[in-house]
Molecule: c-di-GMP-I riboswitch aptamer
Organism: Thermosynechococcus sp. WC_1
RNA sequence: UCCCCGAAAUGGCAAACUGUACCGAAAGGUCAGGGCGCAAAUUAGCAGGCCUAAUCCAAACAGCAUUGAGGGGUAUGGAUGCUGCUAGUGCCGAA
Numbered sequence: 001u002c003c004c005c006g007a008a009a010u011g012g013c014a015a016a017c018u019g020u021a022c023c024g025a026a027a028g029g030u031c032a033g034g035g036c037g038c039a040a041a042u043u044a045g046c047a048g049g050c051c052u053a054a055u056c057c058a059a060a061c062a063g064c065a066u067u068g069a070g071g072g073g074u075a076u077g078g079a080u081g082c083u084g085c086u087a088g089u090g091c092c093g094a095a
Stems, first nucleotide, its partner, number of pairs: 005093002012038002017033003021030003036081001042088007050078002056073002061068002
């Protein structure tokens, strides 16, 4: 110096929750507070699973008519801190 590894220290990210804030049909996201946790909880791609159902599809019901609550399926929507793999980048140095 490099690899494995993860004690300590300096830092980093930020779960639940809150908000007289904003976006969205929803899941969820942004901002602020917060501090569960994370040695890659950094970036990107692939695969699997999960959440939601605007649109669409099918069926049924109510109803004089206009019309309509609720319910089934469906991702192009979402989380990436759900799991696995691959590639790049990255702080420190005890055993």